[in-house]
Molecule: transfer RNA
Organism: Planctomycetota bacterium
RNA sequence: GGACGGUUAGCUCAGAUGGCAAGAGCACCUGGCUUACACCCAGGAGGCCGUUGGUUCGAAGCCAACACCGUCCA
Numbered sequence: 001g002g003a004c005g006g007u008u009a010g011c012u013c014a015g016a017u018g019g020c021a022a023g024a025g026c027a028c029c030u031g032g033c034u035u036a037c038a039c040c041c042a043g044g045a046g047g048c049c050g051u052u053g054g055u056u057c058g059a060a061g062c063c064a065a066c067a068c069c070g071u072c073c074a
Stems, first nucleotide, its partner, number of pairs: 001073007010026004019057001028044005050066005
């Protein structure tokens, strides 16, 4: 320098073909249970989806550039 894959909650990951004000598990918070802790049960908080533009009535998902991580080629 080139090719490909990835970037969504604190962590690990979903998210058909653009359209529900974006989901799960673990972790965290509150309550219940317990002598107490854990387990278990009920509820809750937490994201403007890597950045900037574009297309569209409408973008996490399409297009472009850039950034970062990984694999391969030179």